Predicted 3D model of a 104-nucleotide RNA (SAM riboswitch aptamer (S box leader)) from Bacillus thermotolerans. RNAcentral records the identical sequence in 2 taxa.
[in-house]
RNA sequence: UUCUUAUCAAGAGCAGGUGGAGGGAUGAGCCCGAUGAAGCCCGGCAACCGGCUUAUUUUAAGCACGGUGCUAAUUCUCACAACAGUUAUGUUGAAAGAUAAGAA
Numbered sequence: 001u002u003c004u005u006a007u008c009a010a011g012a013g014c015a016g017g018u019g020g021a022g023g024g025a026u027g028a029g030c031c032c033g034a035u036g037a038a039g040c041c042c043g044g045c046a047a048c049c050g051g052c053u054u055a056u057u058u059u060a061a062g063c064a065c066g067g068u069g070c071u072a073a074u075u076c077u078c079a080c081a082a083c084a085g086u087u088a089u090g091u092u093g094a095a096a097g098a099u100a101a102g103a104a
Base pairs, nucleotide, nucleotide: 001104002103003102004101005100006099007098008097013042016041017040018039022032023031024030026079027078028077029076043071044070045069048067049066050065051063052062053061054060055059075096080093081092082091083090084089
């Protein structure tokens, strides 16, 4: 980098530290940001993989020790298709993206 499978409507610091202007994948929109962005540290959330505990063959529940991940807005919305609608728009499903595990 590519492929496969699963998940993406919940949750997590409005007085933590550092840092200094950018950030929300891409395009458009719309937002967040000096009442301080990104990044890093700490804290927290979750529980995908491993581990452990309990009951059971397979499995389920729990812990959160290790590996990740996440911590504004539904994956912020729309980007393609179908259906409904005069339109605005709505619903559903894809695509794209993100994460985990496995494979090449």
The organism belongs to Bacillus, within Bacteria.